This is a predicted structure of a 397-nucleotide RNA (Bacterial RNase P class A) from Sedimentitalea nanhaiensis. The coordinates come from a structure-prediction model, not an experiment, and the mean pLDDT is 75. Rfam family: Bacterial RNase P class A. The family is grouped with related families in Rfam's "RNaseP clan". Rfam classes the family as a ribozyme. The model forms 94% of the base pairs in the Rfam consensus. Taxonomically the source falls in Sedimentitalea (Bacteria, Pseudomonadati, Alphaproteobacteria, Rhodobacterales).
RNA sequence: GCGGAGGGCCGGAUGGCCGCUGGUGUCGCAAGGCACGAGAGGAAAGUCCGGACUCCACAAGGCAACGGUGCCGGGUAACGCCCGGGCAGGGCAACCUGACGGAUAGCGCCACAGAAAACAGACCGCCUGUGUCCGCACAGGUAAGGGUGAAACGGUGGGGUAAGAGCCCACCGCGCCGCUGGCAACAGGGGCGGCAUGGCAAGCCCCACCGGGAGCAAUGCCAAAUAGGACCCCCGCGCGGGACCGGUCCCGGCAACGGGAUACCGCCGCUAGGCGCGCGUUGGCCGAGAGGGGUCGGGUUGGCAGCUGGACGCACGUGGCAACACGGGCGCUAGAGGAAUGGUCAUCGACGGGGGUAACCCCUGAACAGAAUCCGGCUUACAGGCCCUCCGCGCAA
Numbered sequence: 001g002c003g004g005a006g007g008g009c010c011g012g013a014u015g016g017c018c019g020c021u022g023g024u025g026u027c028g029c030a031a032g033g034c035a036c037g038a039g040a041g042g043a044a045a046g047u048c049c050g051g052a053c054u055c056c057a058c059a060a061g062g063c064a065a066c067g068g069u070g071c072c073g074g075g076u077a078a079c080g081c082c083c084g085g086g087c088a089g090g091g092c093a094a095c096c097u098g099a100c101g102g103a104u105a106g107c108g109c110c111a112c113a114g115a116a117a118a119c120a121g122a123c124c125g126c127c128u129g130u131g132u133c134c135g136c137a138c139a140g141g142u143a144a145g146g147g148u149g150a151a152a153c154g155g156u157g158g159g160g161u162a163a164g165a166g167c168c169c170a171c172c173g174c175g176c177c178g179c180u181g182g183c184a185a186c187a188g189g190g191g192c193g194g195c196a197u198g199g200c201a202a203g204c205c206c207c208a209c210c211g212g213g214a215g216c217a218a219u220g221c222c223a224a225a226u227a228g229g230a231c232c233c234c235c236g237c238g239c240g241g242g243a244c245c246g247g248u249c250c251c252g253g254c255a256a257c258g259g260g261a262u263a264c265c266g267c268c269g270c271u272a273g274g275c276g277c278g279c280g281u282u283g284g285c286c287g288a289g290a291g292g293g294g295u296c297g298g299g300u301u302g303g304c305a306g307c308u309g310g311a312c313g314c315a316c317g318u319g320g321c322a323a324c325a326c327g328g329g330c331g332c333u334a335g336a337g338g339a340a341u342g343g344u345c346a347u348c349g350a351c352g353g354g355g356g357u358a359a360c361c362c363c364u365g366a367a368c369a370g371a372a373u374c375c376g377g378c379u380u381a382c383a384g385g386c387c388c389u390c391c392g393c394g395c396a397a
Stems, first nucleotide, its partner, number of pairs: 001393010012348007020039002023036005041368001045379002048377005053215004066211005071085005086100001087098004101206002106204002108200003123146002125142007154172006173195001174193004179188003219305004229296006239287003244284002247262006265276004312331003316327004352363004
């Protein structure tokens, strides 16, 4: 210098003016005014995991069903997250990627091609025998070679054989049993077994572990008007009914008693009904119910709380490879509620475009996006810039 790997940070700047939402102080009875100070992100996003918190359900616990997770160890409030390690794959390397438990528990599936896709089987070929019209055909043996396929019933080499074959041997692979190292995953090495046991669990399934449900529009509190609901009171019970009981009156009877009238009274009117000056608060009863008043409950709308100081942030020290934990110190950093965080002007401006040999000049003027109970993660989007460490190649000393 070129190419690459990992990690971290920033992501328009400064000032003036006018606004918006909280906070504090102050003035004001209040409404509100004034002053000071604060006011989006690394993802606030997707709402995909895990929690805090609230309500509902439920003795505890267990089982089943359903869902999720899945190498080992550690971290954490917890996780499907993070760190470290193992194994496998990729890369010369730095480094990256991984649904990575079980296929001798059982079921199922394996397209096309191919003879055959899993209790094996034989298309071409090879070998032996027989026949032959010398092209080959038939019978038997075989699985080394060819061919198909993602995958062909262990692989390579040697012995052996008519040709072959774990038929025999060595190594590798596989299975079983010890040993060594490691907490473990696993690694290394030894012995035995001649090979039985192809792949898929991201098809069902088995094993281990985890999970009650709904979510801040959770939940709690306050509460106006209108309409509607329940109950109570008032209004000569205002309206209607009724002689059943009581009262009063009349008739009959010596009496017991029987029959009848009367629904406050008075006046007017034939009656229906009207009026109010008096008295009284309907004698009990039955039915429907207008009006007025009150109480309660539900609920619409509205208001308050939940609400932001927290598994919080920053640097330091200690322990740890690390994730992280602990310690003392410092800091306070939005809290709206149909939802503020904005607009404009000036100066400067990265990237980009144009011109120029160059210095430089002109134009444009900043990516993705935007809180909504809070926190830990993951994933996705992102113009451009800066820093640190490492790897490979080339050149120079």